Predicted 3D model of a 1371-nucleotide RNA (small-subunit ribosomal RNA) from a wastewater metagenome. Its mean pLDDT, the model's own confidence on a scale to 100, is 86. Rfam family: Bacterial small subunit ribosomal RNA. Rfam links the family to the GO terms structural constituent of ribosome and ribosome.
RNA sequence: AGAGUUUGAUCCUGGCUCAGAGCGAACGCUGGCGGCAGGCCUAACACAUGCAAGUCGAACGGACCCUUCGGGGUUAGUGGCGGACGGGUGAGUAACACGUGGGAACGUGCCUUUAGGUUCGGAAUAACUCAGGGAAACUUGUGCUAAUACCGAAUGUGCCCUUCGGGGGAAAGAUUUAUCGCCAUUGGAGCGGCCCGCGUCUGAUUAGCUAGUUGGUGGGGUAAAGGCCCACCAAGGCGACGAUCAGUAGCUGGUCUGAGAGGAUGAUCAGCCACAUUGGGACUGAGACACGGCCCAAACUCCUACGGGAGGCAGCAGUGGGGAAUAUUGGACAAUGGGGGAAACCCUGAUCCAGCGAUGCCGCGUGAAUGAAGAAGGCCUUAGGGUUGUAAAGUUCUUUCACCUGUGACGAUGAUGACGGUAACAGGAGAAGAAGCCCCGGCUAACUCCGUGCCAGCAGCCGCGGUAAGACGGAGGGGGCUAGCGUUGUUCGGAAUGACUGGGCGUAAAGGGCGCGUAGGCGGCUUAUCAAGUCAGGUGUGAAAGCCUUGGGCUUAACCCAAGAAUUGCGCUUGAUACUGAUAAGCUAGAGGAUGAUAGAGGAAAGCGGAAUUCCUAGUGUAGAGGUGAAAUUCGUAGAUAUUAGGAGGAACACCAGAGGCGAAGGCGGCUCUCUGGUCCGUUACUGACGCUGAGGCGCGAAAGCGUGGGGAGCAAACAGGAUUAGAUACCCUGGUAGUCCACGCCGUAAACGAUGAGUGCUAGACGUUAGGGCGCAAGCUUUAGUGUCACAGCUAACGCGUUAAGCACUCCGCCUGGGGAGUACGGUCGCAAGAUUAAAACUCAAAGGAAUUGACGGGGGCCCGCACAAGCGGUGGAGCAUGUGGUUUAAUUCGAAGCAACGCGCAGAACCUUACCAACCCUUGACAUGUGUAUCGCGGUUCCAGAGAUGGUUCCUUCAGUUCGGCUGGAUACAACACAGGUGCUGCAUGGCUGUCGUCAGCUCGUGUCGUGAGAUGUUGGGUUAAGUCCCGCAACGAGCGCAACCCUCGCUGCUAGUUGCCAGCAUUCAGUUGGGCACUCUAGCGGAACCGCCGGUGAUAAGCCGGAGGAAGGUGGGGAUGACGUCAAGUCCUCAUGGCCCUUAUAGGUGGGGCUACACACGUCAUACAAUGGCUGGUACAAAGGGUUGCCAACCCGCGAGGGGGAGCUAAUCCCAUAAAGCCAGUCGUAGUCCGGAUCGCAGUCUGCAACUCGACUGCGUGAAGUCGGAAUCGCUAGUAAUCGCGGAUCAGAAUGUCGCGGUGAAUACGUUCCCGGGUCUUGUACACACCGCCCGUCACACCAUGGGAGCGGGUUCUGCCAGAAGUA
Repeated sequence: AGAGUUUGAUCCUGGCUCAGAGCGAACGCUGGCGGCAGGCCUAACACAUGCAAGUCGAACGGACCCUUCGGGGUUAGUGGCGGACGGGUGAGUAACACGUGGGAACGUGCCUUUAGGUUCGGAAUAACUCAGGGAAACUUGUGCUAAUACCGAAUGUGCCCUUCGGGGGAAAGAUUUAUCGCCAUUGGAGCGGCCCGCGUCUGAUUAGCUAGUUGGUGGGGUAAAGGCCCACCAAGGCGACGAUCAGUAGCUGGUCUGAGAGGAUGAUCAGCCACAUUGGGACUGAGACACGGCCCAAACUCCUACGGGAGGCAGCAGUGGGGAAUAUUGGACAAUGGGGGAAACCCUGAUCCAGCGAUGCCGCGUGAAUGAAGAAGGCCUUAGGGUUGUAAAGUUCUUUCACCUGUGACGAUGAUGACGGUAACAGGAGAAGAAGCCCCGGCUAACUCCGUGCCAGCAGCCGCGGUAAGACGGAGGGGGCUAGCGUUGUUCGGAAUGACUGGGCGUAAAGGGCGCGUAGGCGGCUUAUCAAGUCAGGUGUGAAAGCCUUGGGCUUAACCCAAGAAUUGCGCUUGAUACUGAUAAGCUAGAGGAUGAUAGAGGAAAGCGGAAUUCCUAGUGUAGAGGUGAAAUUCGUAGAUAUUAGGAGGAACACCAGAGGCGAAGGCGGCUCUCUGGUCCGUUACUGACGCUGAGGCGCGAAAGCGUGGGGAGCAAACAGGAUUAGAUACCCUGGUAGUCCACGCCGUAAACGAUGAGUGCUAGACGUUAGGGCGCAAGCUUUAGUGUCACAGCUAACGCGUUAAGCACUCCGCCUGGGGAGUACGGUCGCAAGAUUAAAACUCAAAGGAAUUGACGGGGGCCCGCACAAGCGGUGGAGCAUGUGGUUUAAUUCGAAGCAACGCGCAGAACCUUACCAACCCUUGACAUGUGUAUCGCGGUUCCAGAGAUGGUUCCUUCAGUUCGGCUGGAUACAACACAGGUGCUGCAUGGCUGUCGUCAGCUCGUGUCGUGAGAUGUUGGGUUAAGUCCCGCAACGAGCGCAACCCUCGCUGCUAGUUGCCAGCAUUCAGUUGGGCACUCUAGCGGAACCGCCGGUGAUAAGCCGGAGGAAGGUGGGGAUGACGUCAAGUCCUCAUGGCCCUUAUAGGUGGGGCUACACACGUCAUACAAUGGCUGGUACAAAGGGUUGCCAACCCGCGAGGGGGAGCUAAUCCCAUAAAGCCAGUCGUAGUCCGGAUCGCAGUCUGCAACUCGACUGCGUGAAGUCGGAAUCGCUAGUAAUCGCGGAUCAGAAUGUCGCGGUGAAUACGUUCCCGGGUCUUGUACACACCGCCCGUCACACCAUGGGAGCGGGUUCUGCCAGAAGUA
């Protein structure tokens, strides 16, 4: 000294929470010793028992006892002193109670001091005796007696009273000779009573209180002043500087905290006060209205013979009760102190000690050194090791504390020691008797494993826990403190979060709606005086203790002692006089006045005006008008709308008009007149601080609303109707009443806003504008007062403000202190009402909020792109079939994929296998891998039997390689046991890798610099341009990277090289490039060339580029492909593979045959085929490319209608084969029909593959001939060699494509354009979104619970007023 928590991130505001210190504490776990301190905070609740105040025979009489007869002792009573101290408690008290500082009108036992006195008498009474009463407590009567008890007289220096004449009033002796007493008196000390200034909690939702009340006069009373009391007189006194009332509370020194200022508190110790069961009262006394005295009343308890009595622990112990909680019915008067006494001495629960409890503070101990095989065990592990850990054990030592034995204090200055045989000292034995508690996600020091699986639980705040939890529980390890440690409660701190020190109010909470003005606060220049504030010195006080400093004493410390400092305050006094103040005198710069002139929707009242709307009358005129997005309600043939003329009435004043003007604000707009307020400017011989602000108060105060009376054209809440809509109590339309208008009276609020109180001064400017003045010929310059925009300094969290401040300062007022509850409830005030104003709490949350940033989003905007729309062509959605999915079914129908981006997807091909699924039958170191041991040498092939097969049994053949010849090496098989194998089991939300998607969209970033408090911005924005963040220009940016483009492949043109299996122009030859020959051409396949806006014109900024043209095979990226930035979707995949964790281990592993993945009321996706004549069928005939082939492709030829069969040539392929390309073209037929369309379905008969076509293959032939006649809403693809259409081939594959991947043939239409739909890019804007619009979020209702209001009322407490009764007591 700060930290956590609002956000995706940031800055700020702001609350909540934490770390610190403290405690008369309590609770949980634990507990060795000692010193010092402290110990009913709750029931001022009730108390059994014992003790806590007595003493004096040197005041007195008596009684009793003892006696050495001298006397001595004991003490019930009278008498004296003390029981007013000491001890307890904090109920009451907001007060002269307390604190502090003063004051005058007082008292004072004991103590001290001064000067005196102490003479003479008298009458009683207790005890005692006698006689009674009563249960008791106690008490009555008669008689006797003493005193330092009581009374009288004398004296009275002094004393008191006085009208100054005078008057009043005292004593006590004891003892024996030393004194102690007594009376009165003078002072003192100490103590006490009274008065005053100042200080001393909360509430205004308590604003008025007061009748002895305030004062006077005269009395009374008191120790004493005083309405303290009384009589009379006056009408005062207190209060916004908070009276009265209500609530709470003993006050202080101090204590705790804090840097301090403060805040909280008032245990122990000390001072004061108050109280003593509750209330009242007096007596005695120096002192009380009296804790252990009295009287009365009340409640409670106890005794009783029922007639009466007794009691008061808030003294020390102790008991019950209450409570989370607080001790012994102990010892002693040895010390200190108190009472009595001449004294000895007695009394003392004051006090000094001991006991109990870790309640706190302080000190000490629970061992020290050495000891690595880094033991064992535990825990973790990547299995190697690490850690616990020198820790232990072991070895060598020590004995503090505790224990045992002995000696033995100080406290006592001569005697006396409860504590106490205590402290201390000496000796002895033995590591021996002595460690726990909390925490380990961040804050906050300290980390792993297991268990659990939003469960159990944790949590001070944020928050952890939903299968890998460092946050739960356990363990190991670690951190902190330590005889304690945590928790709870509470106080201060942090909190500058009530801000005096030390905060704020434009938008975060916060400026009153505006003015006038009272109290108050503040206030210009000069001079003089005073000295209240202020400052300085001196002095008194500020108790002690405590805190602090220094020193000292207990072994140290805590603790204790001494001294100093401090006590920031108050009083008195002496000075100072700058400032504030007061008084006096002056001044003119503030303020006001006078005078001249100016602008203006400033206000009030009266009158006047034109345009327009509506209505009425009349004319013309005819079928509609009106209204809307479109309509309808509505008006109109009874004549509307339109139009012309005339009239009525009410309200508002177009243009001018402006960032304009005026006003304090609300607000003010046609014109004229009257009345009237304010501002500004110029001049000035006036006044002389007269000023500013302004709590209460008073006034003004939009709209709506209210009351009374008018008025009512238009508009128009409510209301009605029509539409819209899922609904439409709305938006739109047709009507329409209050109201809007006037007069008078209320209301008193608004986003009454500049969300910015008023005033004064100071602090760069620039450009407009309004009203004046000055200078100037003019242009213009300048000066006041307003009103705007921009901007420097400065301020601000930022936005922004910026001479009209939100800057720099001063003065005064108002207001704020987390969000919600709530501007609500209750109470008060105001109001006719509506309501306004003032204004809480319970409860609840950890946020609520401001500004700015980056994104995302918007049925916001700008620009741009894309088969996105549009323009076209062809489809899907309807049919039957194929295929995939859902659903259903099933023993199983294995699993995954789920909007686009799952659904002819994984599957480039499920009859067995595949296969993961199901039922059944088997196997258990295993079908597969490595290691160890033993045995055997091949491996392998084969017969038969049982069985569905796996498997089991059995027969036969065969007997490894190398070699250094060693069971030496390698390999293989079998058996056994164990480590282990195995898992398409789970988790794609633990992962790697791979993939999809946005998207081949043009974006995504970095370094340095700069700007910003920061998140961030800039660069990457802007002007052009591009397919492109492509390029150019500009620019606080300059550069760079990943993407774009290019480099790569292929097609298109061409050159060179090469010429077989390819080709054939010319030559020869042939059925045929078949052969000779040739390599020109085609082609093949290697290397090159070619295209770059290069050239020309236009345009553009002379740029980048764009448009057009020439040339060219190709022209502006030539066509196509490969290539996929940062990232998003916890996207997909643990069933390709890899892999963490979990799970199974005679099974969730492995084997086998069979079945299933092919099911079928249904729904969806994707294909293929069609519905026909641009066609079907029949016959003839032409032209490809790209591929594949030895477990293969298969020619010729033969057979079969055909699938195919036989056959066998060629080909490891530019050579042979698959292999006839098909649409097309030429002819013929069909004639619009369910057909010569269409081919599903079914029957029969076959072919092929394959161990095997039943479930469940493909194909062929014959027969059968379903739906379907172009498809609703909706929806998909495609921009050129593309769509459409036609066929060919490959992969997979034994067989099994309408799927998929390729190939070529024929070969279109359309694009005006970017308003709209979808997606995307970029700039900008709004946002309360950030899981980001599939967001956020509001209200009602239902049920349960918590808290708080209202409520007919009801009960209790407190207080006030009036009246009735009235104890004790005093006069």